[in-house]
RNA sequence: GAGAGCGAUAGAGGAGCGUUUUUCAUCAGUAGGGCCAUCGAGGAUUUGGGGUCUUAUGACGUGGUCUGAAAGGGGAAAGCGCCGAAGGAUGCAUUCUCCCACGGAAUUCAUCCUGGUUGUAUAGUGAAUAACUAUGCAACUGUCAUCAUUGUUUACAUGGUGGAGAGCUAUCGGUUCA
Numbered sequence: 001g002a003g004a005g006c007g008a009u010a011g012a013g014g015a016g017c018g019u020u021u022u023u024c025a026u027c028a029g030u031a032g033g034g035c036c037a038u039c040g041a042g043g044a045u046u047u048g049g050g051g052u053c054u055u056a057u058g059a060c061g062u063g064g065u066c067u068g069a070a071a072g073g074g075g076a077a078a079g080c081g082c083c084g085a086a087g088g089a090u091g092c093a094u095u096c097u098c099c100c101a102c103g104g105a106a107u108u109c110a111u112c113c114u115g116g117u118u119g120u121a122u123a124g125u126g127a128a129u130a131a132c133u134a135u136g137c138a139a140c141u142g143u144c145a146u147c148a149u150u151g152u153u154u155a156c157a158u159g160g161u162g163g164a165g166a167g168c169u170a171u172c173g174g175u176u177c178a
Stems, first nucleotide, its partner, number of pairs: 001177001003176002006173006014083001016082009032067007042054004047101004086114006093107005115141011143163007
């Protein structure tokens, strides 16, 4: 020394990420329940088997009538934790779902992907045209590198191209090189 790499601390991106509470609408005049009529033997539990419950004191279904939710998701407000914030995919293990198998849900760990946001197409979840997830495409935006232009030069600004968050910026510590 504007060098190299290591560690620690503090930060930035913005319609930024996640989460809690309250409230509002939606969910929905739905699910469920009561009554009446009809039908006449099964019905419920994801699917199959088993088990359990229920059913001629009429199940299930159908029609009418009365009553009538909730969860998830969404808007708003107030907080909390943060900047791989967080979200996914795959795999192992554990737990739950009446038992077994399938399926589903939750949690930890490992590996991999995604800088962030928005829009759009397809697929999935969903009551839904809302919202979310995955993939593709496009745009905007932040950061670093590189190229070009303006300005005496650096810095800075503008534009193009490319990379990824194990990144980037700042400070401190000590190691190494000259």

This is a predicted structure of a 178-nucleotide RNA (Lysine riboswitch aptamer) from a Clostridiaceae bacterium.
Its mean pLDDT, the model's own confidence on a scale to 100, is 79.
The model forms 100% of the base pairs in the Rfam consensus.
The sequence was found by an Rfam model in a public genome assembly.